[in-house]
Molecule: RNase P RNA; transfer RNA
Organism: Sphaerochaetaceae bacterium
RNA sequence: AUGGUGGUCCAUGCGGUCGCUGGGUCUUGUAUAAGACCGAGAGGAAAGUCCGGGCUCCAAAGAACAUGACGCCGGGUAACUCCCGGGAGCCGUAAGGCUACAGAGAGUGCCACAGAAAAUAUACCGCCUGAAUACAGGUAAGGGUGAAAUGGUGAGGUAAGAGCUCACCGCAACGAUGGUAACAUCGUUGGCAGGGUAAACCUCGUCAGGAGCAAGACCAAGCAGUAGGAGAGUUGUUCGCUCAUAUCCUACGGGUAGGUUGCUCGAGUGUACCAGUAAUGGUGCACCUAGAUAGAUGACCGCUUAACACAGAACCCGGCUUAUGGGCCGCCAUUUUA
RNA sequence: GAGGGUGUAGCGAAGCUGGUUAUCGCGACGGCCUGUCACGCCGUAGAUCGCGGGUUCGAGUCCCGUCACUCUCG
Numbered sequence: 001a002u003g004g005u006g007g008u009c010c011a012u013g014c015g016g017u018c019g020c021u022g023g024g025u026c027u028u029g030u031a032u033a034a035g036a037c038c039g040a041g042a043g044g045a046a047a048g049u050c051c052g053g054g055c056u057c058c059a060a061a062g063a064a065c066a067u068g069a070c071g072c073c074g075g076g077u078a079a080c081u082c083c084c085g086g087g088a089g090c091c092g093u094a095a096g097g098c099u100a101c102a103g104a105g106a107g108u109g110c111c112a113c114a115g116a117a118a119a120u121a122u123a124c125c126g127c128c129u130g131a132a133u134a135c136a137g138g139u140a141a142g143g144g145u146g147a148a149a150u151g152g153u154g155a156g157g158u159a160a161g162a163g164c165u166c167a168c169c170g171c172a173a174c175g176a177u178g179g180u181a182a183c184a185u186c187g188u189u190g191g192c193a194g195g196g197u198a199a200a201c202c203u204c205g206u207c208a209g210g211a212g213c214a215a216g217a218c219c220a221a222g223c224a225g226u227a228g229g230a231g232a233g234u235u236g237u238u239c240g241c242u243c244a245u246a247u248c249c250u251a252c253g254g255g256u257a258g259g260u261u262g263c264u265c266g267a268g269u270g271u272a273c274c275a276g277u278a279a280u281g282g283u284g285c286a287c288c289u290a291g292a293u294a295g296a297u298g299a300c301c302g303c304u305u306a307a308c309a310c311a312g313a314a315c316c317c318g319g320c321u322u323a324u325g326g327g328c329c330g331c332c333a334u335u336u337u338a
Numbered sequence: 339g340a341g342g343g344u345g346u347a348g349c350g351a352a353g354c355u356g357g358u359u360a361u362c363g364c365g366a367c368g369g370c371c372u373g374u375c376a377c378g379c380c381g382u383a384g385a386u387c388g389c390g391g392g393u394u395c396g397a398g399u400c401c402c403g404u405c406a407c408u409c410u411c412g
Base pairs, nucleotide, nucleotide: 001334002333003332004331005330006329007328008327009326010325013303014302015301016300017299018298020041021040023038024037025036026035027034028033043310047321048320050319051318052317053316054315055212056211057210058209062239063238064237065236067208068207069206070205071204072086073085074084075083076082087101088099089098090097091096102203103202107201108200109197110196111195124143125142126139127138128137129136130135151169152168153167154166155165156164170192171190172189173188174187175186176185177184178183216261217260218259219258225252226251227250228249229248230247231243232242233241268287269286270285271284272283273282274281275280339411340410341409342408343407344406345405348364349363350362351361357395366382367381368380369379370378388404389403390402391401392400
């Protein structure tokens, strides 16, 4: 220099002009209200709504089955399918990245074409024996098919061969050592289970009750019921529990279309120290930082190294994913120069 | 707020329990036919199956993520 890889930070600030939404103070006014001044006013993803929780209501929610999600070990957390650390496997020259990573020694299904044979079956070309083509028997070393063929390499052995025997490797069971554990290493035994697929059904284990702030609570105004059906209580089914002659569902008809609350002080933010490899936790100090309700947070100009890009809160948090402008740092590979 | 569906040549569709070279119609292009055009006949090209990963011997199909469009309920 080029290419790659991992992490972290910012998302403006100041000034001027004109506006918008809450809050506070003051003035005017009998009052509704109006005016003036002060101070506050979107995000790293507010997004997708993909997970998890808080909160609210339904038995403060209970049992069984079904259904769904997840699946190595340890830790973190309010909780998680998230995060951190570790193990194993795979990819990459490397930095580093990825993993649905339980079970195919319970059962069922599927495995095109090719091939003798695709799973307790079997022999196409071969090899050996019977003198010989044929035929019969032995064999699975070699060849051939395929993504996959009853462990691999070497030696012995044999008519030819074969875990038939032996050594090493692999595999299974058992044991020892190290480790909290996953697991790793070593030893002994067994001649060797018997293909793959569970992101096919399934089995095992763990977890999950439902609905959502238009939840829910309260105030005010207004009206007219009729017909049909059903016990109802939030939505997979059954049981259980609670309440029951009121209630619920459907259709037609009538009325209203207002306000308060929930609503933002919270698993909150910043900072210092401590514990921990880390995620994270603890303690002290400081701070209050949108709350609209047809929905405010905007427009223009100047300077600031860029202030542009993606994009706009609607009950609130923790994650994941996606969109997007810029800065900084670490590491790796290759090449060149000194 | 809650819950579904779709994405395959230029356009519209099929492809269902994974299997060899992804099929059909319209359209496009070339040729024939005709005095010429249309119709008709013959032929040709055109798809990384929305995108990115994974499972598998093998993926349009199964799984995960994501993007776009669309529908239903409130």